Description:
Model confidence (mean pLDDT): 77 of 100. Predicted 3D model of RNase P RNA and transfer RNA as a complex of 465 nucleotides. It holds a member of the Rfam family "Bacterial RNase P class A". About the family: Ribonuclease P (RNase P) is a ubiquitous endoribonuclease, found in archaea, bacteria and eukarya as well as chloroplasts and mitochondria. The family's RNA type in Rfam is ribozyme.
[in-house]
RNA sequence: GGAGUGGACCGGGUGGUCGCUCGCCGGUUUGCCGGCGGGAGGAAAGUCCGGACUCCACAGGGCAGGGUGCUGGGUAACCCCCAGGCGGAGCGAUCCGACACCGGCGCCACAGAAAACAAACCGCCGAUGGCCCGAAAGGGCUCAGGUAAGGGUGAAACGGUGGGGUAAGAGCCCACCGCGUCUGUGGUGACACAGACGGCAGGGUAAGCGUCGCCCGGAGCAAGACCAAAUAGGAGGACGCCCGACCGCGAGGUCGGAUCGGCUGGCCCGGCCGAGGUCCUCGGGUAGGUCGCCCGAAGCCCGGGGUAACCCGGGCUCCAGAGAAAUGAUCAUCCCCGUGUCUGCGUCAAGCCGAAACGGGACAGAAUCCGGCUUAUAGGUCUUCUCCAGCG
RNA sequence: GGCGCCGUACCCAAGUGGCUAAGGGAGCAGUCUGCAAAACUGCGAUGCGGCGGUUCGAACCCGCCCGGCGCCU
Numbered sequence: 001g002g003a004g005u006g007g008a009c010c011g012g013g014u015g016g017u018c019g020c021u022c023g024c025c026g027g028u029u030u031g032c033c034g035g036c037g038g039g040a041g042g043a044a045a046g047u048c049c050g051g052a053c054u055c056c057a058c059a060g061g062g063c064a065g066g067g068u069g070c071u072g073g074g075u076a077a078c079c080c081c082c083a084g085g086c087g088g089a090g091c092g093a094u095c096c097g098a099c100a101c102c103g104g105c106g107c108c109a110c111a112g113a114a115a116a117c118a119a120a121c122c123g124c125c126g127a128u129g130g131c132c133c134g135a136a137a138g139g140g141c142u143c144a145g146g147u148a149a150g151g152g153u154g155a156a157a158c159g160g161u162g163g164g165g166u167a168a169g170a171g172c173c174c175a176c177c178g179c180g181u182c183u184g185u186g187g188u189g190a191c192a193c194a195g196a197c198g199g200c201a202g203g204g205u206a207a208g209c210g211u212c213g214c215c216c217g218g219a220g221c222a223a224g225a226c227c228a229a230a231u232a233g234g235a236g237g238a239c240g241c242c243c244g245a246c247c248g249c250g251a252g253g254u255c256g257g258a259u260c261g262g263c264u265g266g267c268c269c270g271g272c273c274g275a276g277g278u279c280c281u282c283g284g285g286u287a288g289g290u291c292g293c294c295c296g297a298a299g300c301c302c303g304g305g306g307u308a309a310c311c312c313g314g315g316c317u318c319c320a321g322a323g324a325a326a327u328g329a330u331c332a333u334c335c336c337c338g339u340g341u342c343u344g345c346g347u348c349a350a351g352c353c354g355a356a357a358c359g360g361g362a363c364a365g366a367a368u369c370c371g372g373c374u375u376a377u378a379g380g381u382c383u384u385c386u387c388c389a390g391c392g
Numbered sequence: 393g394g395c396g397c398c399g400u401a402c403c404c405a406a407g408u409g410g411c412u413a414a415g416g417g418a419g420c421a422g423u424c425u426g427c428a429a430a431a432c433u434g435c436g437a438u439g440c441g442g443c444g445g446u447u448c449g450a451a452c453c454c455g456c457c458c459g460g461c462g463c464c465u
Stems, first nucleotide, its partner, number of pairs: 001388004006383005012334007020039009041363001045374002048372005053220004065216005070084005085099001086097004100211002104209002106205003121151002123147003128144002130141004159177006178200001179198008224291004234282006242257006259275006298317008335361005341355002344352002393464007402417003410448001419435005441457005
């Protein structure tokens, strides 16, 4: 210098003007005005996990259902984090892993001879038995049969390499590697290492049914609590409740008359429609309002423990709480990036310094709160480590 | 804001681990007809909303995103 790798962080700054919201103080004509102070994020997002909180249910245990899954630790808890083990990728730093169990049931298409009590298509052999030739030695047929070394199929074919052995072969035998069992050592453990024995046990799949260990009651701030209009309906009380007929045991209902009000442009008659109760109190409850609602597993600094996640102790700080939803707009200037232009430098080449102009500056916005995960993110800063090349 | 469900061609849809992803409508082409309609025949998914994983193999199983719909004041 180039290429990479892990971690931490910023993600526009300053000032002016005009606004928005909350709190406190003051004024006030009670609606506002003035002053001071606070006012989005690393993800506020997705709502994927876990908790706090609230209401409902609940003796305890089990079944069902759901989640989780190497080991040890952290935590309020976790599908989270840290450390370690094992497996895989990479030269390496480093990264990735739903990483328990195949005893039972199910499935393994196509291809292939055979796909799970293994299997003989091609090939090899045919020692042995059989048949034929031959006097015999021997030769032939490949009939019985042997053979998983080779070919071929497949994602997968019952250990691998080498040697011996054999008719040909084969853990048939041997050495090494792999594997299994037992023992020992180290480790809290996952596991690792060593030794002895065994000739090989017999495929995959549980993000198929299932088994085993551990965890989980349900709903969610539109949870829930309080205050409480108008109208209707409920309960109680007070006052009022014309006349007649009919129906009904009754509460009550129907019809007619009278009364009151309205309409028919005004008035009268007539006609039509309506009313026959009013007021007070109480309780439920809707609109609406208040609380829940921001002091919290909080942040920062220091010291200590721990490899670390994290924990303990001390000090300091208060840091949005709106409720259809505020946190904005604009101007100036600075910063970063890009484009072409100009001046200067330059071996008039690559390019470099400077200037002004134009364009751009991401993803996205709290809604009960907190711990995580995941996803989106222009550009930039710091830093650990690795590999390659050069120089000293 | 919270909770639940769905996504297969232009439309409606079956398929729930395996052979070329059924079927109907619409569309296009052909046959028939003087021309149409009807009828008959043929055609279309490079993968099932997207990406990744499990598996020999994924529309189907799992995870994360995207889009749509419904319920609760």